[in-house]
RNA sequence: GGGCCGGUAGUUCAGUGGUAGAACGCCUCAUUUGCAAUGAGGAGGUCGUGGGUUCAAUUCCCACUCGGUCCA
Numbered sequence: 001g002g003g004c005c006g007g008u009a010g011u012u013c014a015g016u017g018g019u020a021g022a023a024c025g026c027c028u029c030a031u032u033u034g035c036a037a038u039g040a041g042g043a044g045g046u047c048g049u050g051g052g053u054u055c056a057a058u059u060c061c062c063a064c065u066c067g068g069u070c071c072a
């Protein structure tokens, strides 16, 4: 330098055009003498950045950027 894959909640990951979800973690409550476990509820997201297409973009297109991998 070129090819491919990826960047979404604190963490690991779903979500292939129509209000963004799960598990674990965090907070509150119940249960306990207390803790753990269990049950119920809650908070937490400019979907890597900028532009384009569209009535509508996490999703499609372009550029850039960061990480992984392969080739030279």
Stems, first nucleotide, its partner, number of pairs: 001071007010024004018055001026042005048064005